[in-house]
RNA sequence: UCCAGAGUAGGAAACCAAGCGUUAAAUGUCGCACAGACGGGGAGUUGUUGUGCGAACGAAAGGAUUUAUCUUGCGGUUUGGUUUUUGCAUCCCGCUGAA
Numbered sequence: 001u002c003c004a005g006a007g008u009a010g011g012a013a014a015c016c017a018a019g020c021g022u023u024a025a026a027u028g029u030c031g032c033a034c035a036g037a038c039g040g041g042g043a044g045u046u047g048u049u050g051u052g053c054g055a056a057c058g059a060a061a062g063g064a065u066u067u068a069u070c071u072u073g074c075g076g077u078u079u080g081g082u083u084u085u086u087g088c089a090u091c092c093c094g095c096u097g098a099a
Base pairs, nucleotide, nucleotide: 001099003097004096005095010086011085012084013083014082015081016080017079018078019077020075021074022073028057029055030054031053032052033051034050035049036048040093041092042091043090061072062071063070064069065068
């Protein structure tokens, strides 16, 4: 110099546990604003995640009983754990191997 490769945060799914709702919040969708994260270092998006506000949409209840609790369900529900899987937008440098 050139060729090849490794590795993160994070995302997704399944299972388990504990909650929340079932008197409808949550989740999902759209708009606006703000913020975070993005291989070891630097930069970093129109991508990504979160928060706030707004808008439209929107559901599965049943049983027992001491009548306010238990229980079986239900929810594109929340959090935690385990496993699997995906995984630098891109640019520069670095690392490993070969020539």
This is a predicted structure of a 99-nucleotide RNA (THF (Tetrahydrofolate) riboswitch aptamer). Rfam family: THF (Tetrahydrofolate) riboswitch aptamer. The literature on the family includes a 2011 paper in Structure by Trausch et al., "The structure of a tetrahydrofolate-sensing riboswitch reveals two ligand binding sites in a single aptamer".